[in-house]
């Protein structure tokens, strides 16, 4: 120096153009003599910017960080 692929709550994760899923974490509730554990509930996310389109995590182009191959 080329090419490829990835970027979603604090963390892991789903999603074939139409109000983003589900788990752990947290936070209140119930339960319990008190924790724990168990139930219920809620908060929190589409790396930036630009196009396309009625509509974009999703298609397209550029920047950004991580990865991989060649060189």
């Nucleotide at each position: 120096g080329c090419a490829g692929g990835c970027a979603u709550c604090g963390u892991a994760u789903a999603a074939u153009g139409g109000u983003a899923u589900u788990a752990c974490c947290u936070c209140a509730g119930a339960u319990u003599u008190c924790c724990a554990a168990u139930c219920u509930g809620a908060u929190g996310a589409c790396g930036g910017g630009g196009g396309u389109u009625c509509g974009a995590u999703u298609c397209c182009c550029c920047c950004u960080g991580c990865c991989u191959g060649c060189u």

Description:
This is a predicted structure of a 71-nucleotide RNA (transfer RNA) from a Thermoproteota archaeon. NCBI's taxonomy places the organism under Archaea, Thermoproteati, Thermoproteota. Its Rfam family is "tRNA". The family's RNA type in Rfam is transfer RNA. Model confidence (mean pLDDT): 81 of 100.